[in-house]
Transfer RNA from uncultured Ruminococcus sp., 74 nucleotides, folded computationally.

RNA sequence: GGACGCGUAGCUCAGUUGGUUAGAGCGUUCGCCUCACACGCGAGAGGUCAAGAGUUCGAGUCUCUUCGUGUCCA
Repeated sequence: GGACGCGUAGCUCAGUUGGUUAGAGCGUUCGCCUCACACGCGAGAGGUCAAGAGUUCGAGUCUCUUCGUGUCCA
């Protein structure tokens, strides 16, 4: 330099053919439980869906550019 994939919560990830509120587990905060801790139960907070632009009535999802990262080729 070229080809292909990935980027969604603090971490690991799901998100189907574009559709009406963006989710799970772990973690975290608060409460219940306990003499106390752990376990368990309940509730909450936490996201400009990597950045920008485009298409569309509507984009996490499609297109383009850029950035980061991984594999392969040279």
Its Rfam family is "tRNA". From the family's description: Transfer RNA (tRNA) molecules are approximately 80 nucleotides in length. Its family is annotated with triplet codon-amino acid adaptor activity in the Gene Ontology.